Molecule: transfer RNA
Organism: Candidatus Uhrbacteria bacterium
RNA sequence: GCGCGUGUAGCUCAGCCGGUGAGAGCGGUGGCCUUAUAAGCCACAGGUCGGUGGUUCGAGUCCACUCACGCGCACCA
Numbered sequence: 001g002c003g004c005g006u007g008u009a010g011c012u013c014a015g016c017c018g019g020u021g022a023g024a025g026c027g028g029u030g031g032c033c034u035u036a037u038a039a040g041c042c043a044c045a046g047g048u049c050g051g052u053g054g055u056u057c058g059a060g061u062c063c064a065c066u067c068a069c070g071c072g073c074a075c076c077a
Base pairs, nucleotide, nucleotide: 001073002072003071004070005069006068007067010026011025012024013023019057028044029043030042031041032040050066051065052064053063054062
C1' cells in the first nucleotide's frame, strides 16, 4: 500500500429481508425474603447503535468518506 472482518448499555453479545416503543445475560441500585449474609424473587436506572455525510416516508440494518482494533496479502534496497 491492497483486501476482509469487527465496533450496539459498565462487561459479553443478539437484532433475520430497512418499519413495533433499541434488547438479553452478567454487573449496578432499591425492595421482598433471612437473625444477618449468600442464594432466590420483584422493580428500576443505564444507549444519541465508533464518527461525519448521503439515500429513503422511515436507517442499528443500505451507500460514501473517516477513526480504532484484528486478520490475510504485497513491499522490505